[in-house]
RNA sequence: UUGUCUAUAUCGCUGAAUUUCCGCGGAUCGCGGAAAGCGGGGGAACCGGCCGUGACGAUAUGUUGAUGAUCGUCACAUGGGGUGAAUCUCAUGCCAAUGAGUAGGGCUACUCUUAAGUCCGAAUCCGUCAGCUAACCUCGCAAGCGUAACAAGAGAGGCAAC
Numbered sequence: 001u002u003g004u005c006u007a008u009a010u011c012g013c014u015g016a017a018u019u020u021c022c023g024c025g026g027a028u029c030g031c032g033g034a035a036a037g038c039g040g041g042g043g044a045a046c047c048g049g050c051c052g053u054g055a056c057g058a059u060a061u062g063u064u065g066a067u068g069a070u071c072g073u074c075a076c077a078u079g080g081g082g083u084g085a086a087u088c089u090c091a092u093g094c095c096a097a098u099g100a101g102u103a104g105g106g107c108u109a110c111u112c113u114u115a116a117g118u119c120c121g122a123a124u125c126c127g128u129c130a131g132c133u134a135a136c137c138u139c140g141c142a143a144g145c146g147u148a149a150c151a152a153g154a155g156a157g158g159c160a161a162c
Stems, first nucleotide, its partner, number of pairs: 001161006011146004018036008037141006047131001052076008079129001080126004088101005104120005110155005
């Protein structure tokens, strides 16, 4: 320089959810513990945000009245926040729920970008409390899956030949 290839389950993907060590059990597995690493939550100052509505009473100003101001009492109205991509809108429905979209997120198998396509768009916790946040305190390391079809550009690497 040219050609060709890029995982094939002892391999990979989503995700913080991994690695090492110790104990018990027959176990590569399970349970418990420790360390490292990774990912969350709470929590000062500064900064930022909030301090609603109505009734009644008191005080000061005022010649009087009214309006307005401050304070107190009572009543009414309303919750709020965390993990996560997973929020919001519309329609049917008494509710529960269902359907259609959607903010947002994953994937298309060396990586990145673009195009096109595809899937998800759940669940759950705290309990009237939470902005940010140094020190400090505290929690988690689960679960699921096997990639359809089809393009362009750039880069990385393996092999072969010259």